[in-house]
RNA sequence: CCGUGCUAAGCGGGGAGAUAGCGGUGCCCUGUACUCGCAAUCCGCUCUAGCGAGGCUGAAUCCCUCCCGGAGGUCUACCUUUCGGAGCCUCUGUCUCGGGCAGCCGGUGUUGAGAGUUGGGUCCCACGCGGCGGAAGGCUGUGAAUCCCGUCAGGUCCGGAAGGAAGCAGCGGUAAGCAGUAUAUUCCGGGUGCCGUGGGUUCGCCUGGCUCGAGCCGAUGUCCGGCGAUAUGCUUCCGGGAGCGAUCGAACCGGAGGUGCACGG
Numbered sequence: 001c002c003g004u005g006c007u008a009a010g011c012g013g014g015g016a017g018a019u020a021g022c023g024g025u026g027c028c029c030u031g032u033a034c035u036c037g038c039a040a041u042c043c044g045c046u047c048u049a050g051c052g053a054g055g056c057u058g059a060a061u062c063c064c065u066c067c068c069g070g071a072g073g074u075c076u077a078c079c080u081u082u083c084g085g086a087g088c089c090u091c092u093g094u095c096u097c098g099g100g101c102a103g104c105c106g107g108u109g110u111u112g113a114g115a116g117u118u119g120g121g122u123c124c125c126a127c128g129c130g131g132c133g134g135a136a137g138g139c140u141g142u143g144a145a146u147c148c149c150g151u152c153a154g155g156u157c158c159g160g161a162a163g164g165a166a167g168c169a170g171c172g173g174u175a176a177g178c179a180g181u182a183u184a185u186u187c188c189g190g191g192u193g194c195c196g197u198g199g200g201u202u203c204g205c206c207u208g209g210c211u212c213g214a215g216c217c218g219a220u221g222u223c224c225g226g227c228g229a230u231a232u233g234c235u236u237c238c239g240g241g242a243g244c245g246a247u248c249g250a251a252c253c254g255g256a257g258g259u260g261c262a263c264g265g
Stems, first nucleotide, its partner, number of pairs: 001265006009057003012030004020046005034054005063258005072248004079243008087234002092231004096226006103220001105218004114212009123200006129193002132189005138181005148173004156165003
């Protein structure tokens, strides 16, 4: 160096969690790299760290260590960024309100804008008048089989008679009630009135007279003011996501090293 036969070793790995710790079952990632039994109110071990049984490869491309590599998982301090919630108007911006200014545009104005003054109305109170609605009263009509009145046919009763008595129906009138009604009247009420009288209020609106005599309104522009509104503005806090960061770390490829025994040639 070659051949043959063995053994160690290997026949997936990683993360989180759990555990005194290790491994497994289970979950997640990667990926396809034996079989059976045990196993999360766990199963089995003890730094030599799954236990039990069987099978395959087998001394190096294949085993072991380290490096490279960085899928993925876990944690999250400061800081950065983003989303949402709460808050604020100091800055920026937008809208809005009030006031001023000059210009332009539109409307209106000597058939009188606007201002001043005065009168009236609108507003409030009191009184009065009228009206509306309701009630009462007045008038008319109707209205009592009998328990209202008057007159009482017939009939009834008393009487020898003359004459009396009660009294139904009918008729007339009336009470309670019912209906109607232009009402002279009384009471109550009101989103009653181009009403009247007196008073109150004086900011606003409408209108008449008198005086003065050319502006007034709106839009746009600009300036000032506002604890008016608001967010793309500002600030702080809270929560979520992400980055930076920490930690563990697979596969494939690659790199550096390491590692047996026996026999024969």

Notes:
The RNA shown here (Bacterial large signal recognition particle RNA) has 265 nucleotides and comes from a Chloroflexota bacterium. Its mean pLDDT, the model's own confidence on a scale to 100, is 76. Taxonomically the source falls in Chloroflexota (Bacteria, Bacillati). Its Rfam family is "Bacterial large signal recognition particle RNA". Rfam classes the family as a non-coding RNA gene. Its family is annotated with SRP-dependent cotranslational protein targeting to membrane, signal sequence recognition and signal recognition particle, plasma membrane targeting in the Gene Ontology. It was read from a public genome assembly, where an Rfam model found it.